The RNA shown here (transfer RNA) has 72 nucleotides and comes from Silurus meridionalis. The coordinates come from a structure-prediction model, not an experiment, and the mean pLDDT is 81. Rfam family: tRNA. From the family's description: Transfer RNA (tRNA) molecules are approximately 80 nucleotides in length.

Parts: sequence; C1' cells; structure tokens
RNA sequence: GUUUCUGUAGUGUAGUGGUCAUCACGUUCACCUCACACGUGAAAGGUCCUGGUUCUACACCAGGCAGAAACA
Repeated sequence: GUUUCUGUAGUGUAGUGGUCAUCACGUUCACCUCACACGUGAAAGGUCCUGGUUCUACACCAGGCAGAAACA
C1' cells in the first nucleotide's frame, strides 16, 4: 500500500428493517443476618461518529475513526 472482518451498558455477548434492544457477570438500594457472605426482589446504566435510503435503521448504503487478520 491492497483486500477482508469487527465496533452494542463497566466487562463479555444476542439481535437478517418494526411496536419497552437480550442475557450473564459486575454496580447501587431493599429484605435476610449480631455482622459479613450466600440467597431473594428492585433500580441505574448501552447501539463508534457523520451523512444517505426508508413510513420506520442496532441491522442496509457511503465516508471517517479505532482495532484485528491475510497478502505485498
């Protein structure tokens, strides 16, 4: 330099155009306990950025940014 792939809560993930974006761990609060741990219940927290297509975009298209792989 060329090509391909990936980007979603703090971490790891599901989500092939539709009505509240999923789950696990973690965090906070409450209950439980003398206390802690475990356990139970609840809450907060997210689509890399910009533009386009569309009635509607996490998903499709273009560019950018970041990371990975292959070739040179």